[in-house]
Molecule: transfer RNA
Organism: Patescibacteria group bacterium
RNA sequence: GGGCCCGUAGCGCAGCUGGUAGCGCGCCUCGCUGGCAGCGAGGAGGUCACCGGUUCGAACCCGGUCGGGUCCA
Numbered sequence: 001g002g003g004c005c006c007g008u009a010g011c012g013c014a015g016c017u018g019g020u021a022g023c024g025c026g027c028c029u030c031g032c033u034g035g036c037a038g039c040g041a042g043g044a045g046g047u048c049a050c051c052g053g054u055u056c057g058a059a060c061c062c063g064g065u066c067g068g069g070u071c072c073a
Base pairs, nucleotide, nucleotide: 001072002071003070004069005068006067007066010025011024012023013022019056027043028042029041030040031039032038049065050064051063052062053061
């Protein structure tokens, strides 16, 4: 330098054919318990890496940029 894959909540990851952003763990509150742990109920937390385009509408499609992984040179 080139090919491919990945970037979504604090962490690990889903997200179908473009149409309300989700799951697990963690965190907070409450209940059960003498307390811890555990279990149950509720809750907070997101510029979907960034910029631009297409579209009535983009995490998703197109172009570019940045970062990570991998292969080739």